[in-house]
This is a predicted structure of a 1478-nucleotide RNA (small-subunit ribosomal RNA) from Capsicum pubescens.
Taxonomically the source falls in Capsicum (Eukaryota, asterids, lamiids, Solanaceae).
It matches the Rfam family "Bacterial small subunit ribosomal RNA". Its family is annotated with ribosome and structural constituent of ribosome in the Gene Ontology.
The sequence is in RNAcentral, with records from SILVA.
RNA sequence: AGAGUUUGAUCCUGGCUCAGGAUGAACACUGACGGCAUGAUUAACACAUGAAGGUCGGAUGAGAAACAUGGGAAAUGGUGUUUACAGUGGAAGAUGGGUGAGUAACGCAUAAGAACCUGCCCUUGGGAAGGGAACAACAGCUGGAAACGGCUGCUAAUACCCCGUAGGAUGAGGAGAAAAAGGAGGAAUCCGCCCGAGGAGGGGAUCGCGUCUGAUUAGCUAGUUGGUGAGGCAAUAGAUUACCAAGGCGAUGAUUAGUAUCUAGUUCGAGAGGAUGAACAGUCACACUGGGACUGAGACACGGCCCAGACUCCUGCGGGAGGCAGCAGUGGGGAAUUUUUCGCAAUAGGUGAAAGCCUGACGGAGUAAUGCCACGUAGAGGUAGAAGGUCCAUGGGUCCUGAACUUAUUUUUGCAGAGAAAAAGCAAUGAUGGUAUCUGGAGAAUAAGCAUCAGCUAACUCUGUGCCAGUAGCCGCGGUAAUAUAGAGGAUGCAAGCGUUAUCUGGAAUGAUUGGGCGUAAAGCGUCUGUAGAUGGCUUUUUAAGUCCGAUGUCAAAUCCCAGGGCUCAACCCUGGAUAGGCGAUAAAAACUUUCAAGAUGGAGAAUGGUAGGGGCAGAGGGAAUUUCCGGUGGAGAGAUGAAAUGCAUAGAGAUCGGAAAGAACACCAACAGUGAAAGCACUCUGCUGCGAUGACACUGACACUGAGAGAUGAAAGCUAGGGGAGCGAAUGGAAUUAGAUACCCUAGUAGUACUAGACGUAAAUGAUGGAUACUAGGCACUGUGCAUGUUGACCCGUGCAAUGCUUUAGCUAACGCGUUAAGUAUCCCACCUGGGGAGUACGUUCACAAAAAUAAAACUUAAAGGAAUUGACGGAGGCCCGCACAAGUGGUGGAGCAUGUGGUUUAAUUCGAUGCAAAGCGAAGAACCUUACUAGGUCUUGACAUGCCGCGAAUCCUCUUGAAAGAGAGGGGUGACUUCGGGAAAGAGGACACAGGUGUUGCAUGGAUGUCAUCAGCUCAUGCCGUAAGGUGUUGGGUUAAGUCCCGCAACGAGUGCAACUCUUAUGUUUAGUUGCCAUCGUUGAGUUUGGAACCCUAAACAGACUAUCAGUGAUAAGCCAGAGGAAGGUGAGGAUGGCAUCAAGUCAUAAUAACCCUUAUGCCUUGGGCGACACACGUGCUACAAUGGACGGGACUAAGGGUCGCAAUCCCACGAGGGUGAGCUUACCCCAAAAUCCCGUCCUCAGUUUGAAUUGCAGGCUGCAACUCACCUGCAUGAAGCCAGAAUUGCUAGUAAUUUCCGGUCAGACAUACGACGGUGAAUUCAUUCCCGGGACUUGUACACACUCUCGUCACACUAUGGGAGCUGGCCAUGCCCGAAGUCAUUACGUUGACCGCAAGGAGGGGGAUGUCGAAGGCAGGUCUAGUGACUGGAGUGAAGUCGUAACAAGGAAGCCGUACUGGAAGUUGUGGCUG
Repeated sequence: AGAGUUUGAUCCUGGCUCAGGAUGAACACUGACGGCAUGAUUAACACAUGAAGGUCGGAUGAGAAACAUGGGAAAUGGUGUUUACAGUGGAAGAUGGGUGAGUAACGCAUAAGAACCUGCCCUUGGGAAGGGAACAACAGCUGGAAACGGCUGCUAAUACCCCGUAGGAUGAGGAGAAAAAGGAGGAAUCCGCCCGAGGAGGGGAUCGCGUCUGAUUAGCUAGUUGGUGAGGCAAUAGAUUACCAAGGCGAUGAUUAGUAUCUAGUUCGAGAGGAUGAACAGUCACACUGGGACUGAGACACGGCCCAGACUCCUGCGGGAGGCAGCAGUGGGGAAUUUUUCGCAAUAGGUGAAAGCCUGACGGAGUAAUGCCACGUAGAGGUAGAAGGUCCAUGGGUCCUGAACUUAUUUUUGCAGAGAAAAAGCAAUGAUGGUAUCUGGAGAAUAAGCAUCAGCUAACUCUGUGCCAGUAGCCGCGGUAAUAUAGAGGAUGCAAGCGUUAUCUGGAAUGAUUGGGCGUAAAGCGUCUGUAGAUGGCUUUUUAAGUCCGAUGUCAAAUCCCAGGGCUCAACCCUGGAUAGGCGAUAAAAACUUUCAAGAUGGAGAAUGGUAGGGGCAGAGGGAAUUUCCGGUGGAGAGAUGAAAUGCAUAGAGAUCGGAAAGAACACCAACAGUGAAAGCACUCUGCUGCGAUGACACUGACACUGAGAGAUGAAAGCUAGGGGAGCGAAUGGAAUUAGAUACCCUAGUAGUACUAGACGUAAAUGAUGGAUACUAGGCACUGUGCAUGUUGACCCGUGCAAUGCUUUAGCUAACGCGUUAAGUAUCCCACCUGGGGAGUACGUUCACAAAAAUAAAACUUAAAGGAAUUGACGGAGGCCCGCACAAGUGGUGGAGCAUGUGGUUUAAUUCGAUGCAAAGCGAAGAACCUUACUAGGUCUUGACAUGCCGCGAAUCCUCUUGAAAGAGAGGGGUGACUUCGGGAAAGAGGACACAGGUGUUGCAUGGAUGUCAUCAGCUCAUGCCGUAAGGUGUUGGGUUAAGUCCCGCAACGAGUGCAACUCUUAUGUUUAGUUGCCAUCGUUGAGUUUGGAACCCUAAACAGACUAUCAGUGAUAAGCCAGAGGAAGGUGAGGAUGGCAUCAAGUCAUAAUAACCCUUAUGCCUUGGGCGACACACGUGCUACAAUGGACGGGACUAAGGGUCGCAAUCCCACGAGGGUGAGCUUACCCCAAAAUCCCGUCCUCAGUUUGAAUUGCAGGCUGCAACUCACCUGCAUGAAGCCAGAAUUGCUAGUAAUUUCCGGUCAGACAUACGACGGUGAAUUCAUUCCCGGGACUUGUACACACUCUCGUCACACUAUGGGAGCUGGCCAUGCCCGAAGUCAUUACGUUGACCGCAAGGAGGGGGAUGUCGAAGGCAGGUCUAGUGACUGGAGUGAAGUCGUAACAAGGAAGCCGUACUGGAAGUUGUGGCUG
């Protein structure tokens, strides 16, 4: 410090996720030891048991026990000492300890001041004289189960009371009220008591400032705010009461609701800041729940009292007892939190004169890896690189810089021995603890796991699995080669721990003060006026609030930080120091902001001159058009549409002429013109009225800008009332279109549209851009108004201010773009945004007549959604170009029969593959056996084939039996070649094991070669330049071409590949050559058999030739195009071969190759027969035809290219023929196949199912071959089917082409070949043109597509999830009113009672009880606010596998889309009206 994730790629916006640190944690696995810490976060739930608050006999009476003493006969009593002691009495129990329920508050934190109290403690001044009456204990009687009492009697005090005196307080000049206590000691003396003063520490009130969330909580308050009197308190005070006044709080958030102890601190962070408040320390609050007071210095009291309530326990049923949120512990709840331990030795507290006693405070131990820190689990040497695991290319690598082995050591654990400090003073006292520590000896001995290994993120292989099992923090992985699952080996990280989960913070500048944004990504209110508030121009005074500076008080300690020290180090502990910051008081400064005062004129405003304008409101007038009505003419259609129909018309339409009426809107001018705040505003005239800019200027003197709430205005639609209604026209009817058509189109047509008066308050109300001010280069145009020059003038040019536009520099921006009218540079103020969806929805509230509007969530779901730009692809987008693409022609296919291939069906098997173009006479250039892969049966198992090993025997060959054959069995013959004489090679059969073998699977694991787009003209690179980048430029543009062919231009300049050319055939010529070819001659039955020739033909080698070369025209003087000449050939002469980068996971594992998997007495091998040839049917490709341009017969000519010795075969003979016999010649320009056929001539047929057509069938033959039945071909005779030119549709072809016609070849024994490949012969028609169909190319454009015309919307159906409404139902909090009214304080009270004091007495003062009253908790009743849960049914929402219906959106998305509104429809939607361009 960043990283992953939206895309084909890019930049941005924006969320999600990760890496760090932390925890009172929990869970999984694992676990040697020690130190220091920490441990009920949940049920403030309920608690068994032990136990946490006692102490003082030197305050006191009585009694008891023990000891001593001595008197007494004894009973027994006295005295002394010691111990324990219930009661009276004193001080303590208000501290310590626990918990965080309540509390949003002067509760806490910080900083202040004044109207107070204070036991014990410290300092100090005084004092304690004299009396008295009781009550417990105790004794007796007595009630009760118990708890606990009642009555009578006795008694002491530091308990209680009276009086005297004192200081002091209140208070005023009268007074009233009002102190004390003794004890111990032989004594000195010590400890207490009372009244004052001061202090320390503590406490109670008051107050400034700070202290969570919600406005879908906006008004709250009656003792409320203040005053006076009274009462009351330690003290101020509505704290209380009576009366009076009507105040007080609140948008700077009152009230209310929710949540919550607060702080020092802790944790994260660079900081600002966020989160948090365990432990330790300070405060507050609470003590089963609620209320109350008593005592006291202090409580409204955790281990006190009274009452009420809930719960638990005891009971003799009458009544009683209790409060672990003290320490342990139990149950419960929970993911989860310890021992019913030791000791008062230390620290500390209570009490006591003291010894002492008490203390679950505290000090310790135990328990838990809960955390932090420390330490170990070993060190050195040692390679045959051991065994074993694992991987492997089989060579080896790795675990392994290592185990064994050798050697040294002993931290630690365990054993044995010694053994502290912690208690400083004169002495005693150690729970921890025989602990820490030290010493000794033995011995590697007692001690390693967890997670991860695709990327982020350090670390890789094998095996299993096969979208299964599983994984996952995010992106994602898994569908048979998974570094992502599981296991293993290895590796990496941390380590007595490790990983996961949860929470906080960081990263996150993702709430932005530091430090964000708002044209299009989320985000500017529709517009204006203006209140509070915020901000505010120039000059000079003043003040000192802000600001700045100095010194100062405080912010407890601990913590953090720094320095030093102590535990062996560290954690931990101790000592000292300190910054920054907050608040308070204080001395100074005066620039800036504020304050006070004065002044000025520049901002702003007022008045004034002329002036522009669809600014507003009202009234009046006008013509064109439309419709309707009336009348005339006229006579059949008119109107509408893509085409029609509905509707109109002989009852006279439409058309045309004349007249009348009505309502609405104002052509041309008209403009990127004007005007208004916006919405908006247009015929003409008149009236009323608002505003702007400009000019001049002698007025005011900062009066300004913005603006939360608030107010005003606000298109269209829709609403209310009234009239109005021509045209248009939601809804609706009808006619079409359509699969349907609730639409588009047509015909009608209601509301509405127009007016008046109200109300509504929204739009893509947009410049998607809030307002104001200032500054920052220009150019052009236009509007208004000034100035100046020229002109008679209109006006032109220049210049100033203001408005409206275009283009552009700097700058800004993610880019697009903005750019003096900023989206630039700055300041001020307001509104708004914080991932997508759910949702601008629900609930609540406000507003509205309604429709609606405004405000405005959550659950849940999701990893993206989005902006701009790029490259492609696509478009029922545009323009350009090409192609037998259409058109113009010509011949076919589709109909028939047959051939052949495919599908389907069938079958034991009908082997397999190929499936739009680009499968289907395709692999197959040839299935009777073989082929053959299929099937049935019969065999074989190292195998039909290869290599290695062993032993044997040469091998080949012949015969027989059996069998369908393969095979099995038997017999015979033979003994080779080489040799160093030992052997050994080749071939053969046999044996065992490695292995062979597989047309078995995957063409979606592959190489290779192939098809296709397409013979289309494209595809790229280097350097440079442009852009943040993806990318662009070049390659686009203007011409041209078959062509990215060439030329010109150009931030490009060059290059590669494809095109073209080179190559082959063909068309012409020349040269060379001249046999088997050619010519002549000779000659024959025939044959180059003879002689001569090289001119021709031909053959086959080389060369020439054609290049827009030349001329005219055209074009830009180019490239080129057009026409002509010459030429055998002219614009690529014609035809082949040649196929760029990519695409289709195209086809092929069955050509051969190959990875992985699978089979191994079988998925391998051999063999016989069958099948691949089946047959209702469908399709493709062909052949033959339907006839007279023909058929049959007879006769007669001409070609090219091929093939031939396992062959082609002449000739002659036989057969009707296929063929048979014979076998000359030919290894080929020599011989043969070989006859060419369309064609020509002659004859017959004469338009018919025929002398057409040949299928089918019967009989008889031939050839090949082991074999011709399934299942070949050919011949002869006989038979003589369909078919008379072919529906929708569809295909080839542009010249030696189509059409037609034979010939040849390969494969091959033969042949199902009508196929395929090639050869020549005869030989046409048409092309106006590019509108349309199809395909392709480049350019522009749009895009929500990138698997690239896919994507995608809504209803319905099903499942699940959360949620709203809902007759209601059940709880809770809170407030109000009324009833009841405990305990208790206060008040009243002769209703009883009463020791001290007064009084001679009667009686009184005072106290207490009872009663009454005020207040008063719980409880009851009533109607409420808020809130939680639940609810038949119901609403929409979200998510789901490939469901149903349509196709609304994205391209002109096939009717451009969207916004507001209204109607309407299964649904997306549609239509009307106004608006926007996105």